[in-house]
RNA sequence: UGCUGAUAAGGGCAACCGUCGGGUAACCGGCGGCUCGCAAAGUCACAGCUCCGGGUUAACCGGAGGGCUGGUCUGCCGGU
Numbered sequence: 001u002g003c004u005g006a007u008a009a010g011g012g013c014a015a016c017c018g019u020c021g022g023g024u025a026a027c028c029g030g031c032g033g034c035u036c037g038c039a040a041a042g043u044c045a046c047a048g049c050u051c052c053g054g055g056u057u058a059a060c061c062g063g064a065g066g067g068c069u070g071g072u073c074u075g076c077c078g079g080u
Stems, first nucleotide, its partner, number of pairs: 002080004012038002016033007036067001042073001044071001046070003049065006
């Protein structure tokens, strides 16, 4: 450095719940619990997909989801 994740070691995140706040909403953030799970459940909305709002409910416009899939970049330890 490439490939890889069996046993680990040190750890990490946080589904969901509670609470406070933001947003029309999807949903997001802070704090607490960690019991669903995750070897990138770290990052990025590029492609697809799903969801929300507007609309003439067609087209189209705007937004959301990275723990939906693919992909980009970065990373701990071990094996080879």